[in-house]
RNA sequence: AGAGUUUGAUCCUGGCUCAGAUUGAACGCUGGCGGCAGGCCUAACACAUGCAAGUCGAGCGGCAGCGGGAAGAUAGCUUGCUAUCUUUGCCGGCGAGCGGCGGACGGGUGAGUAAUGCCUAGGGAUCUGCCCAGUCGAGGGGGAUAACAGUUGGAAACGACUGCUAAUACCGCAUACGCCCUACGGGGGAAAGGAGGGGACCUUCGGGCCUUCCGCGAUUGGAUGAACCUAGGUGGGAUUAGCUAGUUGGUGAGGUAAUGGCUCACCAAGGCGACGAUCCCUAGCUGUUCUGAGAGGAUGAUCAGCCACACUGGGACUGAGACACGGCCCAGACUCCUACGGGAGGCAGCAGUGGGGAAUAUUGCACAAUGGGGGAAACCCUGAUGCAGCCAUGCCGCGUGUGUGAAGAAGGCCUUCGGGUUGUAAAGCACUUUCAGUAGGGAGGAAAGGUAGCAGCUUAAUACGCUGUUGCUGUGACGUUACCUACAGAAGAAGGACCGGCUAACUCCGUGCCAGCAGCCGCGGUAAUACGGAGGGCCCGAGCGUUAUCCGGAAUUAUUGGGUUUAAAGGGUCCGUAGGCGGGCGAUUAAGUCAGUGGUGAAAGUCUGCAGCUCAACUGUAGAACUGCCUUUGAUACUGAUCGUCUUGAGUUAUAGUGAAGUUGCCGGAAUAUGUAGUGUAGCGGUGAAAUGCAUAGAUAUUACAUAGAACACCGAUUGCGAAAGGCAGGUGACUAACUAUAUACUGACGCUGAUGGACGAAAGCGUGGGGAGCGAACAGGAUUAGAUACCCUGGUAGUCCACGCCGUAAACGAUGGAUACUAGCUGUCCGGGACCUUGAGUCCUGGGCGGCCAAGCGAAAGUGAUAAGUAUCCCACCUGGGGAGUACGUUCGCAAGAAUGAAACUCAAAGGAAUUGACGGGGGCCCGCACAAGCGGUGGGGCAUGUGGUUUAAUUCGAUGAUACGCGAGGAACCUUACCAGGGCUUAAAUGCAUAUUGACAGGGCUAGAGAUAGCUUUUCCUUCGGGCAAUUUGCAAGGUGCUGCAUGGUUGUCGUCAGCUCGUGCCGUGAGGUGUCAGGUUAAGUCCUAUAACGAGCGCAACCCCUGCCGUUAGUUGCCAGCAUGUAAAGAUGGGGACUCUAACGGGACUGCCGGUGCAAACCGUGAGGAAGGUGGGGAUGACGUCAAAUCAUCACGGCCCUUACGUCCUGGGCCACACACGUGCUACAAUGGCCGGUACAGAGAGCAGCCAUGUCGCAAGGCAGAGCGAAUCUAUAAAACCGGUCACAGUUCGGAUCGGGGUCUGCAACUCGACCCCGUGAAGCUGGAAUCGCUAGUAAUCGGAUAUCAGCCAUGAUCCGGUGAAUACGUUCCCGGGCCUUGUACACACCGCCCGUCAAGCCAUGGAAGCCGGGAGUGCCUGAAGUCCGUCACCGUAAGGAGCGGCCUAGGGCAAGAUCGGUAACUAGGGCUAAGUCGUAACAAGGUAACC
Repeated sequence: AGAGUUUGAUCCUGGCUCAGAUUGAACGCUGGCGGCAGGCCUAACACAUGCAAGUCGAGCGGCAGCGGGAAGAUAGCUUGCUAUCUUUGCCGGCGAGCGGCGGACGGGUGAGUAAUGCCUAGGGAUCUGCCCAGUCGAGGGGGAUAACAGUUGGAAACGACUGCUAAUACCGCAUACGCCCUACGGGGGAAAGGAGGGGACCUUCGGGCCUUCCGCGAUUGGAUGAACCUAGGUGGGAUUAGCUAGUUGGUGAGGUAAUGGCUCACCAAGGCGACGAUCCCUAGCUGUUCUGAGAGGAUGAUCAGCCACACUGGGACUGAGACACGGCCCAGACUCCUACGGGAGGCAGCAGUGGGGAAUAUUGCACAAUGGGGGAAACCCUGAUGCAGCCAUGCCGCGUGUGUGAAGAAGGCCUUCGGGUUGUAAAGCACUUUCAGUAGGGAGGAAAGGUAGCAGCUUAAUACGCUGUUGCUGUGACGUUACCUACAGAAGAAGGACCGGCUAACUCCGUGCCAGCAGCCGCGGUAAUACGGAGGGCCCGAGCGUUAUCCGGAAUUAUUGGGUUUAAAGGGUCCGUAGGCGGGCGAUUAAGUCAGUGGUGAAAGUCUGCAGCUCAACUGUAGAACUGCCUUUGAUACUGAUCGUCUUGAGUUAUAGUGAAGUUGCCGGAAUAUGUAGUGUAGCGGUGAAAUGCAUAGAUAUUACAUAGAACACCGAUUGCGAAAGGCAGGUGACUAACUAUAUACUGACGCUGAUGGACGAAAGCGUGGGGAGCGAACAGGAUUAGAUACCCUGGUAGUCCACGCCGUAAACGAUGGAUACUAGCUGUCCGGGACCUUGAGUCCUGGGCGGCCAAGCGAAAGUGAUAAGUAUCCCACCUGGGGAGUACGUUCGCAAGAAUGAAACUCAAAGGAAUUGACGGGGGCCCGCACAAGCGGUGGGGCAUGUGGUUUAAUUCGAUGAUACGCGAGGAACCUUACCAGGGCUUAAAUGCAUAUUGACAGGGCUAGAGAUAGCUUUUCCUUCGGGCAAUUUGCAAGGUGCUGCAUGGUUGUCGUCAGCUCGUGCCGUGAGGUGUCAGGUUAAGUCCUAUAACGAGCGCAACCCCUGCCGUUAGUUGCCAGCAUGUAAAGAUGGGGACUCUAACGGGACUGCCGGUGCAAACCGUGAGGAAGGUGGGGAUGACGUCAAAUCAUCACGGCCCUUACGUCCUGGGCCACACACGUGCUACAAUGGCCGGUACAGAGAGCAGCCAUGUCGCAAGGCAGAGCGAAUCUAUAAAACCGGUCACAGUUCGGAUCGGGGUCUGCAACUCGACCCCGUGAAGCUGGAAUCGCUAGUAAUCGGAUAUCAGCCAUGAUCCGGUGAAUACGUUCCCGGGCCUUGUACACACCGCCCGUCAAGCCAUGGAAGCCGGGAGUGCCUGAAGUCCGUCACCGUAAGGAGCGGCCUAGGGCAAGAUCGGUAACUAGGGCUAAGUCGUAACAAGGUAACC
């Protein structure tokens, strides 16, 4: 210090989440030791039991218990001892009681309390026991009462009566320096003794008296503690805006320790509040603690200060102090005891129990230390405290060994099978012994106290007492202490979480959207580094993780330190109150400000230095700090305050102008509609097309006149005006306001902004009354449509208009608050002014508006840019993730509609802005293609062939399925193929290799059984150089799979598309994704080329290079050719010869817009151009960029993973792939005369052939049979057909058509039944040119005609691939359909329009609102009642009195009743909302979203 997450990618906005630190924690797993700390955060819930506050005999009367002494008695007897009993307060002491001091401290808790509290700083009207210092005193009397005794009530608690008694208990009297009160004359009020010692003196022999100590009274001061007051600070809510009657003040009185409405009487009417009163909710406050760079934010455990409380509420008493935790009284709730009549109690003390809870300890030891109470003291008490116990709750420290050790052991895991890793890790060897264990030793915490002596003080005193000192003695819970030593032995001591990214750390197996994980993003649907296990690794370590909390990161509430055109956010606009801010000069002051001074800011804590525990944590000590508050002294620049002055801000005035500025009256014409009248006749109107509607009762059209209401053509726009916004448009009058310019005079900061408030405020809407031509929600009808409650049409009511009154909202927008100042330019226009003249539609300067373009700057970018979104200042308003929701509730306003204010639960991880690249559009522009158009021929109808779907079946094997499957894989399914089915067999297997063992037989031949595989029988028999070879069998290791996954893959292929595109390097532009280049203007078949150009170049594509074909040449002539020369035949290159020609097959040439003319800058294009065989790519083929479709193929092949192994392998026979109500695709053949049939006559090219092609002869009607030459082929083999010539048929289901069926044959083959082809005879179906729709083709093409080949025994071939013959028509053109390319535009799409997405309904779940009611809480008001108690009054009873009981009154806790307000829970029913892979209906939005969208 940042990171992840919105997108295809980018920048920004913005939320969510993480990494850090923390804790009084809890939970899970694990756990060796020690030190120091901490330990009910919940039920201020209820509590059994024990303890936590007593002490003083040196205050008193006493004496129950204990011990001692004395006296007496009895017993035992060892005659002075023991035991027992009685008496005796005589002594030590002491239960209970009276009295004193202390129980107001210490300890606990945080319920209440938002100020009666706390913190900081001040103040004056107070009290203060014990303590300290000073002064003065302490004289003399009195009457009671508890204890105790007796009687007595009660279950108990606890009493009642009678009698006796003491005091440092109580009450008078005396005294009064000082004290208190006072009218200044005066008045008032006190006390207590006790203990130790003692020489004189006195004595009633008790003592007095003296002295010491303690105690007592009065008073002054201090110290300590306490009370009160003031200021500032100290939570949230305005959906709490008004609160207040002792309320605010005064006078007087009462009361208090003291001020004060604290209380009362009277008087006045005040007091508080937007700087937040009142009300509601929450909460002890602080020093601190956690976090943070800080500012801040959060917190208030332990420790320390203050406050409050003590079962709940009220009250006082006592006292120095309480309205009292372990005191009292009353009321209430609860618990316990009870004899039912009554009583008792209060752990928020320490332990402990139950309960609650995720959760928090022992019914421990000791007063040894520190401190407290009492006491003269010893001492006693002390759950304060000191210690121990429990708990990893936290912090800190230590250990669980150290060194060496490679055969890199075994085992585990992984593996490419080579190895790697665990890993020097282990074992082994050598060593050490902290801690724990055993044994022994052993500090400090201890000072006191007691006793003996000495010195000093006191004193009459060498008593007593006190202080100091010396010796002796002597006190430890912890404690088996800390610490030290010895002994033995590596011996007793390691886990937890994590390993997809953030975030350090990776592999295998299992699982298969299951089980599960998850902090966020997200993993899991058969190869999961994300689930579970394992190996390995990483992090921390006696701990590690999880959960929860708070701060941080978060500049995500922004003072430091944010924003508001489009992301959330400028109020619709102006006026204006409070408030905030404010021009120049001077003076005074000193509030803010700055500097110094004094006080305070407790200690602890934090920080720094030093020191003590072996270190550290911890602790001690010193310093710094405590940023604050108060006091006081000074400074005066700035701000403030006061005073004076100025003119530039602001305003007033004068003059001249400007405009759709406002209000109101009058006037006008065009158009429309209606009415009347005329002319006139059949339609009008309306639409994409129609219909509804109007019209022969005369419409529409046209003419004239009349009436009505609304709006104002042209001018008119980048215009103008308005205090602002809403807004304002015919002409004219009246009234009103504003603005601008110039200039004179005047005022003298009068200014800016503006919460609350006020006014204005489009349209729609509401109320009342008018008006109503046109338009026109609702409504009606007609269309459209699947529907059409719409868009379109015909009508049409409110409304639109006027007057008055409401409403108060709009995408009220420049999505941009107002004001002022400053900061480069250019330009247009509106309203003005000035100067110059060359008077012009002139030039220059200047003020105010309305616009455009751009610099710097700003901005996420788009953009903005003197009219700022720049630079600054001032003020206001508003924002803080999306949804829920501008909703609910409450309140205010409104006649209503509704407006304003304005949440939460719940839910999501995004929502959003700008820009980029694509894709898409029923957006635009340009261009291309048999894309359309123009043509020719088809398909779709019939029959058949073939493929597919479907159906059927034991099986009808599998794959291919829009274009891009369907005569496709298959270029040959009768068996085989064959993968399918039925049945019968085999199990290392059908093949091959290696190794082992055996054998010379198996194998082969034959026979038998069987459907066959196979089995049985039989026959015969190896070679050898003796090493072995060959063959078979057995065993072992390797098999096999057309089983699955083409969505794990390679390879191959289809398609866009032979479309012109797809990219890179460097540079430049942009924050970036990206752009530029590749765009623009031309041109091309082409990103082809040219020009321009922040681009310059390059690559893959295009083109060319390759093959065939078209022309020519050269070379070469056999099997080809043959002109000329010969031979020869009926004829024939048949022969000799020849290379001229054709041809063959090798190499060359040729075509390049090269030339000419025109156009053009060029590229290029045009021309019936020339030349040429060919002309602008000559024609055809091969050739397929980056990529798209998870396209096709695991069944060509290969291959990862998974699956089967007497079967999903393999062999065999038979069947099936050929089924058949049906549907589709591709073809063949037809429907005929451009034809069929018969006869005759021509002309190809390419390819094939030895298990082959087959001449020829012969037989058969024929398929073919039998003979049999030639040819492994430029040599041999094959009638080319259409065409042409002639004949016949005459429009018909035919001499068309040939399906189907019957019969008979031929050939192939082991075998033609399912299921072959062909031939002959017979039979002679449908069909007469094909609906909607749809396909191919632009020239040697379509159409038509035949030929050949591959596969192949044969063939279902009408298929596929080649070959040649004959040989057209048409293209105006690019509007439209389809596909594609480029540019541009919009986008809410990016799985990319087969996209996205909205609402109702239906289902489930969740939270919320309303709701007749029902239940409960807290607070207030009124009325009734009213305990205890203070105070007041009374008082016939008690008392001498003081006083008390009693009675009455005021106030009041509590209780009851009443009417409301408020908060919460619950509820039949109901409303909307949110969420939930695949429900229903439509298609509203995003593109012109198919009617632009939205407010």
Description
Small-subunit ribosomal RNA from an uncultured bacterium, 1495 nucleotides, folded computationally. Rfam family: Bacterial small subunit ribosomal RNA. The RNAcentral record of the sequence draws on ENA. Its mean pLDDT, the model's own confidence on a scale to 100, is 84.